This is a predicted structure of a 1444-nucleotide RNA (small-subunit ribosomal RNA) from an uncultured Bacteroidota bacterium.
The coordinates come from a structure-prediction model, not an experiment, and the mean pLDDT is 85.
It matches the Rfam family "Bacterial small subunit ribosomal RNA".
């Protein structure tokens, strides 16, 4: 933005529009007639006369006319867009190569005749449409005849003109052709001729679609003569000649009407071609011509086909792409209306006729524009609705009610236009015989319309669509990867602002959204206005035709270029200015514009052309040079390999390690001799040389080449280069040779889960030469090719200069660095990827596909051009951060290693998982769960299960009602809650009423839930990890992401320090502060201690007393790399040392950066949301968590002699006790007991005898005097209660197990191990936890490997980050699609064959007085049919890849 469609919705007017599809098929009306002023009559109407009583007959006499013959019109108006890529349009010309009725103007002219034919009459034929025949008539119908020329035609011929064929004028003479009348007497009309005027006809140069996987062509191209046209012209013909066209896209095949114009868009283009204007082209399909001024004719002829209808079966009729309308197709398009009142058309003198042109009216929100649906007060900020942070508050909301005001619109009623001016009549004039003027008077479909008034009353009118960004607007419920959204991105998996619904709110508004389709944005085909190192894209490399551009100077010219004019560039549209319609849309006037092509004048810088000249580009000559530049020949040593001969002997040979193979028939090794056939060690380079591809041993011949000096010469010779041509590595190919070496294929051998690889040992094409295909490569500098112009530094090759052997200069090259500049960057930078010029190749999202058809090439391989269909929202570059690497560097850590002890195997315990079950309650599950929540399940607990109860509740608070006084207590029923009966008691204030508190009741608000969600969270905690990290600020660098700082070169346990630095600080972590422990000083001693004085005791810090000592506990001190030597960068540290109780953070805790793992925990606790509310609450008994084929974690005791039993004896610390700790006595083998019981609420009393340790003394290797599981018996204790389901104790009993696979764990010093001892929990139960002291070691070379972890650096295609990403094939689905025996179809062409109208042609018989026809024939043709071929399409078992 639309000629639109669909959905919801709809008051009203103006204006404008309306089958985009099936050019599909059409019923029905109507769209082109007119003219009596051409005729010949007169059917049918009215009149009128005659006859007649009427009926009706007869009269063309009047008004008129069907039909009929005449004349003009039917080619215009009005429709469609099939067809057509075309002089078809458009725009400019031209016609000296043409026509033109009706209309003008000017000339002239109309005299005389003839024959005939519709009609009528009258017979026949047919169903019709329609036909014949006979009589008999007219004309402005037709036909001679005069007259005639300025007209035609043919011969001279005089002048002028033109670019050319030739034209115009004029004159002389010869031939040849006209006419029509009618009549109211006004006028209309005929002929011929000139000339305008309109329309038309050719022709031409310009513009006007897609495909290159498309080269054409036989009337084809030209001439020359006919012929035919109004006219040119292969338009036709007939002879010749063989041309034309074509990379400026011929020819084919596809698509289309084409222009003013139309949307868009800054232009520039890009897309379109409705409505209106102008062309053109058609009229069921094809073909043909008649008639005309004009047609090859929309409402006309005539054949042919195809469809319909009619019909009496003989034969006929038809063409809505005219207006309406119909059916059909479609997402979709209107009334079988009125009027000629205007405007215009056709006839007619006129009146007027007739017109679906055309004005006008109906439908249709389809589109543009414009009112309108009410304004103004009005606060209890109601009621309801939504929401909230809810005692309250926000919004809908001044929005309703209601007061007060207007009245467009609508509705009724009353008036009521312009469009209307004319012809014509009729009066007057004027001028002079038909014209103007004035005046009068007629004429509206629309239209009871527009408009104007009046009247009542807010009375008659709001919807849609969005609210996650983009986009303006936000929350509630619902739903729970379901229903669904959805233009991109993307929402939904239980708190969706994204779904649905609500409320609200935002946009627009009689629209409002969705769909399609165009243009925009998209400089996303880039003229303006893009690009090619690495995102797509530089040709593999060179010569070169065309083609493009192209040096300096000086003349012409004037094509391009620039300026003036002149013409044209319809009109409507856009723009603008002014005006009409109430205003705007819309019209109306006038202007500008139409960037355009045309023709003139005139100007030369430039650009082009013509012409002189010139040397600096280009090129040649001459010189000394340089290279691995080619090409042939021919030579040379090493190596390898084989042959011969000798040496010599047991192996060699290969590999991570082997074997396979060689080898006593003497290899390997080594000497000599010889052969073959390959490749050139060193030198060597970042070297050099070639266009590229590639070129390396010498030496010779031959050929190129390029660079450099110095002069001569030639004069722009130049650059590039589409097609084309050459060359092009290596592998392949064919013929022929060669064949040492390596070596695809193959073979073995080894590796390995396999090994069709990698490694080993053979080994064949092949690698090598000759010829001849091939044509490709990371053919890469991923950078096309010339010129020119732009800072520098530093190296080399080669030529020149110039010289003192320094060094330095010029020219060409070939390299590294780095500026300005460019780039997304990365980088590139005189060998540009800078800046400019020219040309050529290439690109336009990933895939499919470098694929598939075609076509070219090739012997083949295969190359070279080169799609679509479907599919995806990416593909991809270049750089940042991080993560990871079976990457690289430095370091770290009981991480390996070196060592000591375990675990894994047995019994036991104790947790899991799994099994069972009514429950076996619930959570923790790699590290980071599994002696974990649990610091302690018999009942309780407890959350589970069974089974009895209860429902305002076992518990809180608050109100409403009624009863009681708090409280305890008995006795029955019950397995108990619980239920009844009962009995004592009698709370505080106040005199009392009555308040308060409490207890039962009954309701009403609420309680309760260990119910789910740790993936809605607090808050706690676990791990990396006590690992040295993790960040800010300002400053700088980068487009930016970031980056620096934090890296670096040292050092530490440490981002510790130091040093250096575009970086300078600073923050959280390190580390210090804090506890505890090792040393000490002070200060103070009781319940700890007692040396030294006294006193006592069998003994004893018992007692007196001390304040010295251990000790207790408070306050200090000490250590800090401080000292001193060395190393070190004058640092920091680091090494040794001395003192010191302790030496380099002294040992030990507490202490956990940013952040990780949606880790864990809704079952401690809190909490959001959901659920349950006579139960998922809540009381009870019982039973469960205690289960047992099994499998795993973590322990504990063991298996013994460094032990075990027996006796004797030594030496702790940390802590605990009142519902407790309990000494002593006394009993009991013992656990324990006792109504025994001192002391202590504890530096005091009691736990409490510590134990390994020492002494002594059996065992002597063994299932044992190890080892204690199990079981049996009898017992203590706690507790209402030890069936299930505690600890202990005695006595019996006496299992497995003799150090435990693969594998795996702790530890680095007062540690490991090993020994006891205490506490928490707890009524009782500990092999677990948490401490506490006793004995008390090994071993660390060392960082290479596992493992974790830091720091720096690389690579990435990873980022949910390596447990990542991600190839192919195969199974199953589903979509396009190529290739196939074939088959089916279409248009278009050839060939031949038949051939209808018809035009022309040709004619003896027939017609006709004749002109002239009938009738045959003849050439051309439409359709038909035959044939082979090409082409395009569909389908095709079967098959090949492709997509999701």
């Nucleotide at each position: 933005a639309u000629g639109a469609a669909c959905g919801c919705u709809a008051g009203c007017g103006a204006c404008a529009g309306g089958c985009u599809u099936a050019a599909c098929a059409c019923a029905u009306g109507c769209a082109a007639g007119u003219c009596g002023a051409g005729g010949g009559g007169c059917a049918g109407c009215g009149g009128g006369g005659u006859a007649g009583c009427a009926a009706u007959a007869c009269u063309g006499c009047c008004g008129g006319c069907g039909a009929c013959c005449g004349g003009c019109g039917c080619a215009c108006g009005g429709g469609u867009g099939c067809g057509u890529a075309a002089c078809g349009c458009g725009u400019a010309u031209g016609c000296a190569a043409c026509c033109u009725g009706c209309c003008c103007a000017c000339a002239a002219c109309a005299g005389a005749g003839g024959g005939a034919u519709a009609g009528c009459u009258c017979c026949c034929c047919g169903a019709a449409a329609g036909g014949g025949g006979a009589a008999u008539u007219a004309a402005u119908a037709c036909c001679a005849c005069a007259u005639a020329a300025c007209a035609c035609u043919g011969u001279u011929u005089u002048u002028u003109c033109g670019c050319a064929u030739g034209g115009g004028a004029g004159a002389a003479c010869a031939g040849u052709c006209a006419a029509a009348c009618a009549u109211u007497u006004a006028u209309g009309g005929g002929u011929u001729g000139u000339g305008g005027a309109u329309g038309g006809g050719c022709a031409u140069g310009c513009g006007u679609g897609a495909c290159a996987u498309u080269g054409c062509c036989a009337g084809a191209u030209g001439g020359c003569g006919g012929g035919g046209u109004a006219a040119c012209a292969g338009c036709c013909c007939a002879c010749c000649a063989u041309a034309g066209c074509a990379a400026c896209g011929a020819u084919g095949u596809c698509u289309a009407g084409g222009g003013g114009u139309u949307c868009u868009g800054a232009g520039a283009g890009g897309a379109a071609g409705a409505u209106c204007c102008c062309c053109c082209a058609c009229a069921c399909c094809g073909g043909u011509a008649c008639u005309g001024a004009g047609a090859c004719a929309c409402g006309g002829a005539c054949c042919g086909g195809a469809c319909u209808c009619c019909u009496a079966c003989g034969g006929g009729a038809g063409g809505c792409a005219g207006c309406a309308g119909u059916g059909a197709g479609g997402a979709a398009u209107a009334u079988u209306g009125g009027u000629c009142a205007a405007u215009g058309g056709u006839c007619g003198c006129a009146a007027g006729a007739c017109u679906g042109a055309a004005c006008c009216a109906g439908c249709c929100a389809a589109g543009u524009c414009g009112c309108g649906u009410g304004c103004g007060g009005g606060a209890a900020g109601a009621a309801g609705g939504c929401c909230c942070u809810a005692c309250g508050g926000g919004u809908c909301u001044u929005a309703a009610a209601c007061c007060g005001c207007u009245u467009u619109u609508a509705u009724a009623c009353g008036g009521g236009a312009a469009g209307a001016a004319a012809a014509a009549a009729c009066a007057u004039c004027a001028c002079g015989u038909g014209u103007g003027a004035u005046g009068u008077a007629c004429u509206g479909a629309c239209a009871c319309u527009a408009c104007c008034g009046u009247a009542a009353g807010a009375a008659u009118a709001a919807g849609c669509a969005u609210c996650g960004g983009c986009u303006a607007a936000c929350u509630c419920c619902g739903u729970g990867c379901c229903a669904g959204c959805a233009g991109c991105c993307g929402c939904g998996g239980u708190a969706a602002u994204a779904c649905g619904g609500a409320g609200g709110a935002u946009g627009c508004g009689a629209g409002c959204g969705u769909u399609a389709u165009c243009c925009g944005g998209a400089u996303u085909u880039a003229u303006u206005g893009g690009g090619u190192u690495u995102a797509a894209a530089g040709g593999g490399u060179g010569c070169g035709c065309a083609g493009g551009c192209g040096g300096g100077u000086c003349u012409c010219u004037a094509a391009g270029u620039c300026a003036g004019a002149g013409g044209u560039g319809a009109a409507a549209u856009u723009u603008u200015a002014c005006g009409g319609c109430u205003c705007a849309a819309c019209c109306g006037u006038g202007a500008a514009a139409c960037u355009g092509c045309c023709u003139u004048u005139g100007a030369u810088a430039c650009u082009g052309g013509g012409g002189a000249u010139c040397u600096u580009g280009a090129g040649u000559a001459u010189g000394a040079a340089c290279g691995a530049g080619g090409a042939a020949a021919g030579c040379g040593g090493a190596a390898u390999g084989c042959g011969g001969c000798g040496u010599g002997u047991a192996g060699c040979g290969g590999u991570g390690a082997a074997a396979u193979g060689c080898u006593u028939a003497g290899a390997u090794a080594u000497g000599c001799c010889g052969c073959a056939g390959a490749a050139c060690a060193c030198c060597a380079a970042u070297u050099g040389c070639g266009a590229a591809g590639g070129c390396a041993g010498c030496u010779u011949u031959c050929c190129a080449g390029c660079a450099c000096a110095a002069u001569a010469c030639u004069g722009a010779c130049g650059c590039u280069g589409a097609g084309g041509c050459a060359c092009g590595a290596a592998a392949g190919c064919g013929c022929g040779g060669g064949g040492a070496u390596c070596a695809a294929a193959c073979a073995g051998g080894a590796u390995u889960a396999g090994a069709u690889a990698c490694c080993c040992u053979g080994g064949u094409a092949g690698u090598c030469c000759g010829c001849g295909c091939c044509g490709u490569a990371a053919a890469c500098g991923a950078u096309g090719a010339u010129u020119a112009c732009u800072a520098g530094u530093u190296g080399u090759u080669c030529g020149c200069a110039a010289u003192a052997u320094a060094c330095c200069g010029c020219g060409a090259g070939c390299g590294a660095c780095c500026g300005a500049g460019c780039a997304a960057a990365a980088g590139c930078a005189u060998u540009a990827a800078g800046u400019a010029a020219u040309c050529c190749a290439c690109c336009u999202g990933g895939g499919g596909a470098g694929u598939a058809c075609g076509u070219c090439g090739g012997c083949a391989a295969c190359g070279a051009u080169g799609a679509a269909a479907c599919u995806c929202a990416a593909a991809g570059g270049a750089a940042u951060u991080g993560a990871c690497g079976g990457g690289g560097g430095c370091c770290c850590g009981c991480a390996c290693a070196a060592g000591c002890g375990g675990u894994g195997g047995a019994g036991c315990a104790u947790g899991u998982g799994g099994u069972u079950u009514a429950a076996u309650u619930c959570g923790a599950u790699g590290a980071u769960a599994c002696g974990c929540g649990a610091g302690g399940a018999a009942c309780c607990u407890u959350a589970c299960c069974u089974g009895g109860g209860u429902u305002u509740g076992a518990c809180a608070u608050g109100g409403a009602g009624g009863g009681g006084g708090a409280u305890g207590g008995u006795g029955c029923a019950g397995a108990g809650a619980u239920g009844u009966a009962u009995c004592a008691g009698c709370c505080g204030g106040g005199c009392a009423a009555c308040c308060g508190g409490c207890c039962c009741u009954u309701c009403c608000a609420c309680a309760g839930g260990u119910g789910c969600u740790g993936c809605a969270u607090g808050g706690c905690u676990g791990u990396c990890g006590u690992c040295a990290g993790c960040u800010c600020g300002u400053g700088c660098c980068g487009u930016g992401a970031g980056g620096u700082g934090u890296u670096g070169g040292g050092u530490u346990a440490a981002g510790u320090c130091c040093c250096g630095c575009a970086a300078c600080g600073a923050g959280c972590g390190c580390a210090a502060c804090c506890c505890c422990u090792a040393c000490u000083g002070c200060c103070a001693g009781u319940u700890a201690c007692c040396a030294g004085c006294a006193a006592g005791u069998c003994g004893u810090g018992u007692u007196g007393g001390g304040g010295a000592c251990u000790c207790u506990g408070g306050c200090g001190g000490a250590a800090c790399u401080g000292c001193c030597g060395g190393u070190g960068a004058c640092a920091a540290a680091c090494c040794g040392g001395a003192g010191g109780a302790a030496g380099g953070u002294g040992g030990g805790g507490a202490u956990g950066a940013c952040g990780u793992c949606a880790a864990g925990u809704c079952a401690u606790c809190a909490u959001g949301g959901c659920c349950c509310u006579u139960a998922u609450g809540u009381c009870c008994a019982g039973g469960g968590c205690u289960a047992c084929a099994c499998a795993c974690g973590u322990g504990c005791u063991a298996c013994a002699a460094u032990g075990g039993g027996c006796g004797g004896u030594a030496c702790a610390a940390c802590g605990u006790g009142a519902c407790g700790c309990g000494a002593g006595u006394c009993c009991g083998c013992g656990a324990g007991g006792a109504u025994u019981g001192a002391g202590c609420g504890a530096a005091a009393c009691c736990u409490g005898g510590a134990a390994a340790g020492c002494c002594g003394u059996c065992c002597g290797u063994a299932g044992u005097u190890c080892g204690g599981a199990u079981u049996g018996a009898a017992g203590u204790c706690u507790g209402a209660a030890a069936c299930c389901c505690g600890a202990c104790u005695u006595c019996a009993u006496g299992a497995a197990g003799u150090u435990g696979g693969a594998a795996u764990c702790g530890c680095u010093a007062g540690u490991a191990a090993u020994c006891g001892c205490g506490c928490a929990u707890c009524a009782g139960c500990a092999u677990g936890g948490c401490g506490c002291g006793g004995u008390g070691a090994a071993u660390a070379c060392g960082u290479u490997c596992c493992c974790g972890g830091g720091c720096c650096u690389u690579g990435u295609a990873c980022a949910c980050a390596c447990c990542g990403c991600c190839c192919g094939u195969c199974a199953a689905g589903c979509c396009a699609u190529g290739g196939a025996a074939g088959u089916c179809u279409g248009g278009g062409g050839u060939a031949c064959c038949u051939g209808a109208a018809g035009u022309a042609u040709g004619u003896a018989a027939c017609c006709g007085c004749a002109a002239g026809g009938a009738g045959c024939g003849u050439c051309c043709u439409a359709a038909g049919g035959u044939a082979a071929a090409a082409c395009a399409g569909g389908u095709g078992a079967c098959u090949g890849g492709g997509g999701c």